[in-house]
Context: one part of a larger RNA
RNA sequence: GAACGAACGCUAGCGGCGUGGAUAAGACAAGCAAGUCGAACGGGCAGCAAUGCCAGUGGCGAACGGGUGCGUAACACGUAGGCAAUAUGCCGGGAAGUGGGGAAUAGCCCAGGGAAACUUGGAUUAAUACCGCAUGCGGCCAUGGAAGACAUCUUCUAUGGUCAAAGGAGGGGCUCGCAAGACCUUUCGCUUCCCGAUUAGCCUGCGGCCUAUCAGUUAGUUGGCGGGGUAACGGCCCACCAAGACGACGACGGGUAGCUGGUCUGAGAGGAUGACCAGCCACAUUGGAACUGAGACACGGUCCAGACACCUACGGGUGGCAGCAGUCGAGAAUCAUUCACAAUGGGCGAAAGCCUGAUGGUGUGACGCCGCGUGGAGGAUGAAGGUCUUCGGAUUGUAAACUCCUGUCAUUCAUGAGCAAGGUUUUGGGGCUAAUAACCCGGAAACUUGAUAUUAAUGGAAGAGGAAGAGACGGCUAACUCUGUGCCAGCAGCCGCGGUAAUACAGAGGUCUCAAGCGUUGUUC
Numbered sequence: 001g002a003a004c005g006a007a008c009g010c011u012a013g014c015g016g017c018g019u020g021g022a023u024a025a026g027a028c029a030a031g032c033a034a035g036u037c038g039a040a041c042g043g044g045c046a047g048c049a050a051u052g053c054c055a056g057u058g059g060c061g062a063a064c065g066g067g068u069g070c071g072u073a074a075c076a077c078g079u080a081g082g083c084a085a086u087a088u089g090c091c092g093g094g095a096a097g098u099g100g101g102g103a104a105u106a107g108c109c110c111a112g113g114g115a116a117a118c119u120u121g122g123a124u125u126a127a128u129a130c131c132g133c134a135u136g137c138g139g140c141c142a143u144g145g146a147a148g149a150c151a152u153c154u155u156c157u158a159u160g161g162u163c164a165a166a167g168g169a170g171g172g173g174c175u176c177g178c179a180a181g182a183c184c185u186u187u188c189g190c191u192u193c194c195c196g197a198u199u200a201g202c203c204u205g206c207g208g209c210c211u212a213u214c215a216g217u218u219a220g221u222u223g224g225c226g227g228g229g230u231a232a233c234g235g236c237c238c239a240c241c242a243a244g245a246c247g248a249c250g251a252c253g254g255g256u257a258g259c260u261g262g263u264c265u266g267a268g269a270g271g272a273u274g275a276c277c278a279g280c281c282a283c284a285u286u287g288g289a290a291c292u293g294a295g296a297c298a299c300g301g302u303c304c305a306g307a308c309a310c311c312u313a314c315g316g317g318u319g320g321c322a323g324c325a326g327u328c329g330a331g332a333a334u335c336a337u338u339c340a341c342a343a344u345g346g347g348c349g350a351a352a353g354c355c356u357g358a359u360g361g362u363g364u365g366a367c368g369c370c371g372c373g374u375g376g377a378g379g380a381u382g383a384a385g386g387u388c389u390u391c392g393g394a395u396u397g398u399a400a401a402c403u404c405c406u407g408u409c410a411u412u413c414a415u416g417a418g419c420a421a422g423g424u425u426u427u428g429g430g431g432c433u434a435a436u437a438a439c440c441c442g443g444a445a446a447c448u449u450g451a452u453a454u455u456a457a458u459g460g461a462a463g464a465g466g467a468a469g470a471g472a473c474g475g476c477u478a479a480c481u482c483u484g485u486g487c488c489a490g491c492a493g494c495c496g497c498g499g500u501a502a503u504a505c506a507g508a509g510g511u512c513u514c515a516a517g518c519g520u521u522g523u524u525c
Stems, first nucleotide, its partner, number of pairs: 001525004006521005013372006019365002026328003031324002035060003040057002043054004067283003077207007086200002091196008099133001101131002109122005138163011167188006175182002209255003216246003221243004226238003258280004262273004285306005308319004336362001338361003344358001345356004375405004385396004409466001411461005422448006429441003469514005474495003480509005490497002
């Protein structure tokens, strides 16, 4: 000199863009942060009905998004490769199906237990819930054959075995049917499989901390054979066999630490660092475990154990803010218990839509960067006052007063974009179809959707009115005098000032430098 997630002191007008719990991964009151679908299903309630509401069964989602950095020196991360050793819900493309049956159960009802959390028994009912049967384009397994390959194997093919499914909604001319419907058609699903996409898993080389006042470490240890297990390779696990494997190119141990893109500094080399934003990893009160599922060994799921806290009728139960805001605590120190789903994105849904503390906004802190303002021009009797004085004057100083203006910002009044794409209804065209219906595609018209928001911006009004401080002035280092004090009181980054003429202490006047900031402290280069 530069920088900071800073803090402290004095001071403070406005705006834009950023940014704000670094310490106790301490404890947390009350609220919200994950729901949705009635076009899967049967009920209950209200209603004449249409329909609406409610819990339950069922489906999808809740493994994303959001937080934190405890642990971790490791294939955790970065980078370059590999998997002939792998999985992949939803999504895109393609192939083939969707036949016919059965037994339950929640809810509702009845009866009970419990303070509560909740729970027991009986009767009854539905489904895209559950279970057999059939079929097998296809997948998997076994056996045989052919081609390719150094080989484990890959591809093709034959035979045998084995493995599926579910319906819902809209509309309808002929035919059948009392009707519902069958049937036709459109659409959303369901099942099996192939390819892709995406995501994930695994393996290998290399790279990046300190310590030898840590020198030897290791028995599932290193390898093999056989098995088990996994989506998959593998001592991942197990039985047997061999005795290996690592190490001064630092094993093993100890300390510290999330890693990276980056950030700060520096001419660079390098050094320091990893807030915000982005990628990966790890964790969710502590420890352990599995279940469900395409995906978790799961922050707002389950079970067990511990600590803590709460409720209790003492028998027993309940909880987990390192989500958003908020409280206490510790600390030098870090914000609102705000608005909205209008936009972007996510979940569910055919859709309308619902949910979304993601997100978009507003608020708050000069915490940072940037911009603007606090007026402009004229104005000498160089007024008064202050200070100094050699008492003549000098200086503050065009500074003020005074005159003429301007109107940024703030104030006030009015006008007023853009963030809006969509959505609903109606309607002409095309597609599909037996169909002019329904549905789909793109078009037109009408209506309609904004949290911010009394927005931005523009125009008008009034009036210089509402808006300047902080540090320094001995040298380094820009800027000097007077008074007080008298090695005292004090200053100080270093050198050093102060003991009666202190430009160094304190006050004043003046000056210098920055400026809505200015200084101090801390840390890094």
A computed fold for a 525-nucleotide part of an RNA from a metagenome, annotated as small-subunit ribosomal RNA, 5' domain.
Model confidence (mean pLDDT): 87 of 100.